Background
Predicted 3D model of a 503-nucleotide part of an RNA (small-subunit ribosomal RNA, 5' domain) from an uncultured bacterium.
Context: one part of a larger RNA
RNA sequence: AAUGAACGCUGGCGGCGUGCUUCAGACAUGCAAGUCGUACGCGAAAGUCCGCAAGGAUGAGUAAAGUGGCGCACGGGUGAGUAAUACUUAGGUAACGCGCCCUCUCGCUGGGAAUAACUAGGGGAAACCUUAGCUAAUACCGAAUGGUCCGUUUGAAACUGCGGUUUCGAUCGGUAAAGCCGUAAGGCGCGAGAGGAGUGGCCUGAGCCUCAUUAGCUAGUUGGUAGGGUAACGGCCUACCAAGGCAACGAUGGGUAGCUGGUCUGAGAGGACGAUCAGCCACACUGGAACUGGAACACGGUCCAGACUCCUACGGGAGGCAGCAGUUAGGAAUUUUGCGCAAUGGGCGAAAGCCUGACGCAGCAACGCCGCGUGAGUGAUGAAGGCCUUCGGGUUGUAAAGCUCUUUUAGUUGGGAAAAACACAAUGAUGGUACCAACAGAAACAGCACCGGCUAACUCUGUGCCAGCAGCCGCGGUAAUACAGAGGGUGCAAGCGUUAUUC
Numbered sequence: 001a002a003u004g005a006a007c008g009c010u011g012g013c014g015g016c017g018u019g020c021u022u023c024a025g026a027c028a029u030g031c032a033a034g035u036c037g038u039a040c041g042c043g044a045a046a047g048u049c050c051g052c053a054a055g056g057a058u059g060a061g062u063a064a065a066g067u068g069g070c071g072c073a074c075g076g077g078u079g080a081g082u083a084a085u086a087c088u089u090a091g092g093u094a095a096c097g098c099g100c101c102c103u104c105u106c107g108c109u110g111g112g113a114a115u116a117a118c119u120a121g122g123g124g125a126a127a128c129c130u131u132a133g134c135u136a137a138u139a140c141c142g143a144a145u146g147g148u149c150c151g152u153u154u155g156a157a158a159c160u161g162c163g164g165u166u167u168c169g170a171u172c173g174g175u176a177a178a179g180c181c182g183u184a185a186g187g188c189g190c191g192a193g194a195g196g197a198g199u200g201g202c203c204u205g206a207g208c209c210u211c212a213u214u215a216g217c218u219a220g221u222u223g224g225u226a227g228g229g230u231a232a233c234g235g236c237c238u239a240c241c242a243a244g245g246c247a248a249c250g251a252u253g254g255g256u257a258g259c260u261g262g263u264c265u266g267a268g269a270g271g272a273c274g275a276u277c278a279g280c281c282a283c284a285c286u287g288g289a290a291c292u293g294g295a296a297c298a299c300g301g302u303c304c305a306g307a308c309u310c311c312u313a314c315g316g317g318a319g320g321c322a323g324c325a326g327u328u329a330g331g332a333a334u335u336u337u338g339c340g341c342a343a344u345g346g347g348c349g350a351a352a353g354c355c356u357g358a359c360g361c362a363g364c365a366a367c368g369c370c371g372c373g374u375g376a377g378u379g380a381u382g383a384a385g386g387c388c389u390u391c392g393g394g395u396u397g398u399a400a401a402g403c404u405c406u407u408u409u410a411g412u413u414g415g416g417a418a419a420a421a422c423a424c425a426a427u428g429a430u431g432g433u434a435c436c437a438a439c440a441g442a443a444a445c446a447g448c449a450c451c452g453g454c455u456a457a458c459u460c461u462g463u464g465c466c467a468g469c470a471g472c473c474g475c476g477g478u479a480a481u482a483c484a485g486a487g488g489g490u491g492c493a494a495g496c497g498u499u500a501u502u503c
Stems, first nucleotide, its partner, number of pairs: 001502003005499005012372006018365002020330001025328003029325003034070003039067002047058004077283003087207007096200003101196008109143001111141002118133006149174003153170007179188003209255003216246003221243008258280004262273004285306005308319004336362001338361003344358001345356004375405004385396004409444001411439005419430001447492005452473003458487005468475002
């Protein structure tokens, strides 16, 4: 000098930040991912009106549920694991992928069979399951057409890292599509291909803590051939063959640890750290696995196993806060079960819009930084009181009182934003907040540590190696500036000290 701090004493206001560093312990409750009726088939009820009633109309093609599409791989959390399949940096991919978005080219013909919802029945305590029947689609399946697409055979040219790549042809074979809205124009979509943007996968070089009281390690191990697998190279996997590969330039093993931009310190070199913010990685009760998908081996998806918790009619089921709040445990220690989608951003939708604990705000905490205040001027008979005293006086001290002013902040009253941009209009959670004006009145607002030296600041009383102090040196055994109290002083100040840690 610093801190995501804690503790003690104290505490007026505002702005901006920050806030489980410990048990990646366990979690009640609510919310955190939905949306589309301009893809599709179904389709209520309450209520209201009419009616004597039966019933009808409206509610309403609404709500709810279902098929289908897109999203759920983003955003948010945590740092367990990981010493290298991470990260940083420089390259490579002639070994690769891509939904949505942009540009361009060419297409969207004609059929079929189902199924959920629903109806009827059955089982179950429940979760849910099951049988029969009906139905639609941008759901599913053949067929047609077809290219500069894919594959086979093959010719030429250019380039080359000599492995191949690109361009221009020829032959044979293969592979597409979906409709919706609109009177129409047209719009939104769908299929194939080329390019772009952006974003991923993979590979290579270098850098990347500690222990040698860890010296040898390795059989898919190292390489080859063939095959499989992948978007893609590769022992990635398999069969066969060879016997290799790494290592004192530290292999292997143990310990510790997410990495970086950066942060703190320091004149710098360096050292320590990696909260908040940003980039990357890893994880989602523990372990394993795949499915769907452009992308996951998927935090709020599935399956299996395990531990734990809960429900049960004992047959069987349900769950996963390292999302936001909140509870409990642990701990020296870390906040509200708040408001709003008004803004920014995201998902869906043609749009209106819906969803969004992302985000914007508010609340709590002197946890940090910064700013402001607790009054200003005048006032000597140097009042009273306190303390000291050589008893003369000194000091507290212009300090107080008194007089003259001001009104920041807090208070009351009145007014009152910007942030709003989407043709116009409408639209503000924050918030009657910030800010402005008026009113009253010095009125309501100072503590903490220290005073032997280091180190700014001294006397008295009490105590008597006791009680105690202490960062180091050291004080205390009867005159203690070092203990305790008082008066005085010094230093900081809404803080001041202590402890811990780093330089």